This is a predicted structure of a 352-nucleotide part of an RNA (large-subunit ribosomal RNA, domain IV) from a Fidelibacterota bacterium. The full RNA is in RNAcentral, with records from ENA. The coordinates come from a structure-prediction model, not an experiment, and the mean pLDDT is 86. The organism belongs to Fidelibacterota, within Bacteria.
Context: one part of a larger RNA
């Protein structure tokens, strides 16, 4: 000097990103216990008091002997050993009586997630995942869906109060507008459209014909190409559908101070963001402004609304309970600190 423990005057978070770490608290009995609440909770809320030993009394328990009573019943009552320790009185010892050890620190406000649960085996336990509940959608049974080349299997020895898929995520109050685009569902008149079949056309080939002997024409058959016409789904098209993917405006003017604009005009759109919330886990400017808390507060709480860029099951807003969750504050407590000190043990160092 390091590590692991122990003690510490006065102060008591001044430490620090942050009370990290440590300390405080701790058992049992009794008293007492707020907001809020889904009436279960919250709650061991908080906050208090008592606790040893000796003796007596009261209480509760109560076998036997013995005694008493009469409605003579294996009845009722008295009685009292023992063990018990709920209450109470007196006494007594110590600094200290849950005498050692084991054994919650507590409260207030806010965010997130309802909850118990699950997770990155070896840096993340969470606000992430799951969840009961909600909604949409597919599936009529040889189900849909999944695995497999197949046989076959799961689904299910189930049958729409069932099974699969997707999203949301207890509960309460709710969940607005847009179907133009994309998707899905339905429609089938018209347009487009494959293989197939193939009318017709044209090229090649040649029996034959003609010939100026160079060649030209050329039936049938064969063959290469072209192709009228035929032809379903799909697409175009027409509807529906947003708890499907998604989307939810701009400019200008206007009121008898000023300011603002209930109101008006105009352009664009499929429709222009409703309720609720809002500097928020979302706010750039920003330490916004005002209020609270502090002597002093970029954090925190309550408001405002100018929402760069909240918003309704990619759910919105609340919410008791719960949480090794995140943020701010307070009481208690302490070597975290002012600021160090001492003690014990193990290392470090020397020899070996």
């Nucleotide at each position: 000097c390091u590590c692991u423990g122990g003690u510490u005057a006065a102060g008591g978070a001044a430490c620090u990103c942050g009370g990290c770490a440590a300390a405080u608290u701790a058992a049992c009995u009794c008293c007492g216990u707020a907001a809020c609440u889904u009436c279960g909770g919250g709650a061991g809320a908080a906050g208090g008091a008592g606790u040893g030993c000796c003796u007596g009394c009261u209480g509760a328990u109560g076998a036997u002997a013995u005694c008493c009573u009469u409605u003579u019943a294996c009845a009722g009552g008295a009685g009292a050993a023992g063990a018990u320790a709920a209450g109470u009185a007196g006494g007594u010892c110590g600094c200290a009586g849950a005498g050692a050890a084991u054994a919650g620190g507590c409260c207030c406000a806010a965010g997130c997630g309802a909850c118990u649960g699950u997770u990155u085996a070896c840096c993340a336990a969470a606000a992430a995942c799951a969840c009961a509940g909600g909604u949409c959608u597919c599936u009529g049974c040889u189900a849909a869906g999944u695995c497999g080349u197949a046989a076959g299997a799961c689904g299910a020895a189930a049958u729409a109060u069932a099974g699969g898929g997707a999203c949301u995520g207890a509960c309460a109050c709710c969940u607005g507008c847009c179907c133009g685009g994309u998707g899905c569902u339905g429609g089938a008149a018209g347009g487009u459209u494959a293989a197939u079949a193939g009318a017709g056309g044209c090229g090649c080939u040649u029996a034959g014909a003609c010939u100026u002997c160079g060649g030209u024409c050329g039936a049938a058959g064969g063959u290469a190409c072209u192709g009228a016409u035929u032809g379903a789904a799909g697409c175009c098209c027409c509807a529906g559908u947003a708890a499907a993917c998604g989307g939810c405006g701009g400019c200008c003017g206007u009121a008898a101070c000023u300011a603002u604009a209930a109101c008006g005009g105009u352009c664009c759109u499929a429709a222009g963001g409703u309720a609720g919330c809002g500097a928020a886990a979302u706010u750039c400017c920003u330490u916004g402004u005002c209020g609270g808390g502090u002597a002093a507060g970029u954090u925190c709480c309550g408001a405002c609304c100018u929402g760069c860029a909240c918003g309704a099951a990619u759910g919105g807003u609340g919410u008791a309970a719960c949480g090794a969750u995140u943020u701010g504050g307070g009481c208690g407590c302490u070597g975290u600190c002012u600021c160090g000190a001492c003690c014990a043990g193990a290392g470090a160092c020397u020899c070996g």